[in-house]
RNA sequence: GCGUUUUGAGGGCAAACCCAUCGAAAGGUGGGGACGCAAAGCCACCGGCCUACCGCGCGCAAGCGCCACGGCAGCGGGGUUGCCGAC
Numbered sequence: 001g002c003g004u005u006u007u008g009a010g011g012g013c014a015a016a017c018c019c020a021u022c023g024a025a026a027g028g029u030g031g032g033g034a035c036g037c038a039a040a041g042c043c044a045c046c047g048g049c050c051u052a053c054c055g056c057g058c059g060c061a062a063g064c065g066c067c068a069c070g071g072c073a074g075c076g077g078g079g080u081u082g083c084c085g086a087c
Stems, first nucleotide, its partner, number of pairs: 003087001012037002017032006035074001041080003045077003048072003055066004
């Protein structure tokens, strides 16, 4: 330096839920809290999923359908960075 994670060490992150807050919503942020995660670090390029303010269409109306410019990195792929070191 490359591959690799059997077993450890040092640790790291933080689901649901609760409180506060931002948002039309999905969801985000902070605190609490742990379901789990060897990248559950980061990035919306590809696929997928969620929401529908605005807009378009239908409807007498209530509403319904379509639509990201919104969102999910803890859905997968991809890119990129990181800790340890038995062999």